[in-house]
This is a predicted structure of a 73-nucleotide RNA (transfer RNA) from a Coriobacteriales bacterium.

Parts: sequence; structure tokens; C1' cells
RNA sequence: GCCCUCUUAGCUCAGGGGAUAGAGCGUCUGCCUCCGGAGCAGAAGGUCGCUGGUUCGAAUCCAGCAGAGGGCA
Repeated sequence: GCCCUCUUAGCUCAGGGGAUAGAGCGUCUGCCUCCGGAGCAGAAGGUCGCUGGUUCGAAUCCAGCAGAGGGCA
């Protein structure tokens, strides 16, 4: 230098054009308990890496940029 993959909650990941964007773990609150833990109930937490484009409609498709990983030279 060229090519490929990935970037969504604190962490690990789903979601592949139309739902108020989800799960597990974690965190917080309550119940329970002598106190914890476990269990049960509930809650908070996201401008879906950034900027444009396509579309009636974009986390999802396209382009550029950034970051991470890999291949070739």
C1' cells in the first nucleotide's frame, strides 16, 4: 500500500428495511432472612462508532472517515 471481518446497555452478544431496539450477566430497589447468599418481583441504563447518501421509512442498504482484528505484499 491492497483486501476481508467487526463496531448495538457497564460486559458478552442478538436483531439482516416498518414494534416504544432486546437477551444473559452485572448494578440498584423491594420481598424473604437474625445478617448475608440463593430465590422471587420490579427498576435504571442506548442519540445502534462518526458524517453524508438511498428510501415514504435505516441499527439494518451504499460511500467516506475513525477504531479493533486478520490476510497479502
Overview:
The coordinates come from a structure-prediction model, not an experiment, and the mean pLDDT is 81. The source organism's lineage runs through Bacteria, Bacillati, Actinomycetota, Coriobacteriia and Coriobacteriales. Rfam family: tRNA. By type it is a transfer RNA.